[in-house]
């Protein structure tokens, strides 16, 4: 006594009640998709998307360490110390921004640092 993430909340159905399968809304989030504007020798060396999870060096079989640089740590928000994190999925040869329009998610994990300034 709430953190992390879009990842909540409402209503309907069913039920003696709690609840919960399912349907439907708001609500956040993602994706596709003109013009105009960008790119265009690339085209298996495929190449895209969610995500903060990326670069570079050194030793290295995996992997380690370090440094840059992103992120979390109850607040609308800035700054300082300070701890923790840098995965993991998915698409399927194929998508650049992109109105209008399509469409898809709304899980899961944990268990709360502190001190200044402004607002």
């Nucleotide at each position: 006594a709430g953190c992390c993430u879009a990842a909540u909340c409402u209503g309907g159905c069913c039920u003696g009640c709690u609840g919960g399968a399912c349907c439907a809304g708001a609500g956040c989030g993602g994706a596709g998709g003109a013009a105009c504007c960008g790119g265009u020798u690339a085209a298996u060396c495929g190449g895209g998307g969610c995500g903060a999870a990326c670069c570079u060096c050194a030793c290295u079989a995996a992997g380690u360490g370090a440094g840059g640089a992103g992120g979390a740590g109850a607040u609308c928000u800035c700054u300082c110390a300070u701890u923790c994190c840098u995965a993991g999925c998915c698409c399927g040869u194929c998508a650049g921004c992109u109105a209008a329009c399509u469409u898809c998610g709304u899980c899961g994990g944990c268990g709360u640092u502190g001190a200044g300034g402004g607002g």

Predicted 3D model of a 119-nucleotide RNA (c-di-AMP riboswitch aptamer (ydaO/yuaA leader)) from a soil metagenome.